[in-house]
A computed fold for a 348-nucleotide part of an RNA from an uncultured organism, annotated as small-subunit ribosomal RNA, central domain. RNAcentral holds the full RNA, with entries from Greengenes. Its Rfam family is "Bacterial small subunit ribosomal RNA".
Context: one part of a larger RNA
Parts: sequence; structure tokens; C1' cells
RNA sequence: UUGGGCGUAAAGGGCGCGUAGGCGGCUUUGCAAGCCUGGUGUGAAAGGUCACAGCUUAACUGUGGGACUGCGCUGGGAACUGCAUGGCUAGAGUUCAAGAGGGGAAACUGGAAUUCCUGGUGUAGGGGUGAAAUCUGUAGAUAUCAGGAAGAACACCUGUGGCGAAGGCGAGUUUCUGGCUAUGAACUGACGCUGAGGCGCGAAAGCGUGGGGAGCGAACAGGAUUAGAUACCCUGGUAGUCCACGCUGUAAACGAUGUGCACUAGGUGUCUGAGGUUAUGAUCUUGGGUGCCGUAGCAAACGCGUUAAGUGCACCGCCUGGGGAGUAUGCUCGCAAGGGUGAAACUC
Repeated sequence: UUGGGCGUAAAGGGCGCGUAGGCGGCUUUGCAAGCCUGGUGUGAAAGGUCACAGCUUAACUGUGGGACUGCGCUGGGAACUGCAUGGCUAGAGUUCAAGAGGGGAAACUGGAAUUCCUGGUGUAGGGGUGAAAUCUGUAGAUAUCAGGAAGAACACCUGUGGCGAAGGCGAGUUUCUGGCUAUGAACUGACGCUGAGGCGCGAAAGCGUGGGGAGCGAACAGGAUUAGAUACCCUGGUAGUCCACGCUGUAAACGAUGUGCACUAGGUGUCUGAGGUUAUGAUCUUGGGUGCCGUAGCAAACGCGUUAAGUGCACCGCCUGGGGAGUAUGCUCGCAAGGGUGAAACUC
């Protein structure tokens, strides 16, 4: 390579947009590149293959057939693919009438709690733990009341509930803004799917510059514990956590399950639409999400099961024994940390 695979055994790219490419709805007419078919030329001989023949047989040899699955030229066909042309509306999309939502960005505002400051009341403890101690307090703490300041996070509502492509998103109000969904009508008329490269987004930690700093808290210091204790526990505490701008580009970035489309029993919750029947208790039908159980089927089993891991199609990514190793080297990106790509010897 062929083949077989990718939820958990090796294997789905962190996620999207999209270039080339691959693939692509119904129908008219034409062309004839692919495709089908006829003719013709070529496809050397030997060898191989089939039949017959010659050496007593065989090996060997000879004669004839067939094959040489191919290529060129030429005639024909038009179902399918392709190309061109005209049309269609079931795919896709646009507009209008509605709806739900922690989707995104900015500004402003709010209350509870915490810490600190000032003042009042008040007196000997407070704090912490398994028990303690470090720590704090007669220079008046802890507790309590009043006032003030600061930063960060938004209790209840909160829900296998919502939104987002993923990362992720939760106090309130306003402004700007993206996406989604049902029903109906009108419109465009295949405008579609996927997507190597590419571009963008991308938790936390980390980095640069400037702010900010209440609480928490790597490092660090002290107190304990212990045989030791560079830990777990306690008292402190710097970076950080927060904001702005810029970088980094990785995660068990997980549903460990790529995207899209079609088909294949049901039952039962829940969120959000539409349409009925009722007439306030509900109930039926039909969409779009999100859960649970389960049929067929699948699966090594676990389990999956219309939200598939079932049955198929299209396209992309990836895997090929363990270690060595996500290492070395080269290239490339980055301020750095490091990231991307990514071996071999050797060994079992």
C1' cells in the first nucleotide's frame, strides 16, 4: 500500500469561518470527454496456455489455434457521469407578521458580607486546634452600636432549566449587537455539503506596560504534628487573583463520541412555539431543544438505541505493539516560559 479501524483497547483536529479540491435535487434539448458497441491497424519472435504431431516414452522439439485483458484511427449509441442550454421548487436562502434566552460589548446603579479607619458603650480576654502554640489584647482587643472608605463576588430565584461554534455565560437598568425557533404568506431558483492549506476565536496558569489590591493565596516565615515532615493542620504572607491594552495558544479544551443529509418501534419528564377541543381541572395534534427508560439492530463486554455507538451516502482529521519519546534533530512561532511539526539507535 491493500485491508481494518477511531465512546472505554492505538486513533475525532479545542472550536468555527472559509480557499483549492472532492461530492451534489427534479426536468427539456443538444454535444459526445468519460461510458457502451462495430470495423480496422498495431500489440515482434521466443516463453506461457490449448490441440495435434516428431524422436521407443519423457524432458525436448515442431505445426496450428487462442491469448496478449492494451493503445491508435474510424463508424454508431445516448441510459448514467460530464459540458452547454432552457425550465422547476421538495434542498438552501431572503422579507414581513411573532417568541424565548446567565449569547456578546460598553456605561451607570444596588444591597448583603468581608477587611480597614473614626467615635460611643464595655472589660479581660480573643483567636485557633484532635490538643496546642505561633498570633492578637489593659497603649483597651474580642463583642456591640453609629458613621466613613475600599476592592471583589453577586445568596435566595437555581432547575439532568436556558443561551452560545467551542472556550464559556448568572444582581439590576439602559444603549449597541450576534445567533436561534414555530406558523403563515410572498420572493430568489440548487445559490448546496464538506473542507488540505489559510484566517479567526480559544479555560486556567504564565509573560509585557500601566493601574488596582478587600478577601483568598503559589513562593516564603513562624507554630504544631512526626523517627524525620522541605507536607497534610494553624498564624501570617509576596506574586497572582481584579481592570485596560498587548502576548501566550495549551487542558481529562470530555459526550474521552468530526461535520452534514436521509432512513429505522414506542413510553415518560422538562424548556419554548403553533393549532384544536373544552371552559378553568385539563386534554389532543404538530414543530424546535434538553433528559430518562427501552424495541429492532449494533457491540469484546460495558453499554448505545430517532440527541445512535443502528442502516446508508458525502467530505475532512486521525490510528497501525510497549518503552525509548512527544525526547533528539532540523524548520517554524514566541519577549520568555514554551508551543507546532516530529524521528532513530537500542530494548522487551